[in-house]
Molecule: transfer RNA
Organism: Candidatus Iainarchaeum sp.
RNA sequence: GCAGCCGUAGUCUAGUGGCAGGAUUUGACCUUCCCAAGGUUACGACCCGGGUUCGAAUCCCGGCGGCUGCA
Numbered sequence: 001g002c003a004g005c006c007g008u009a010g011u012c013u014a015g016u017g018g019c020a021g022g023a024u025u026u027g028a029c030c031u032u033c034c035c036a037a038g039g040u041u042a043c044g045a046c047c048c049g050g051g052u053u054c055g056a057a058u059c060c061c062g063g064c065g066g067c068u069g070c071a
Stems, first nucleotide, its partner, number of pairs: 001070007010024004018054001026042005047063005
């Protein structure tokens, strides 16, 4: 330099056009003599810009970052 894949919460991950879901972490409460474990509940996310569309995490283009391959 070229090509492919990927980018969603502090972390891991689902979501192939129509309300962003789960696990974990954290806070509160229940439980316990205390801790751990368990239960209930709350908070928290779509890498950036543009386009298509009534509607974009999703499709298209560009950028940035990561991984892999080729040179």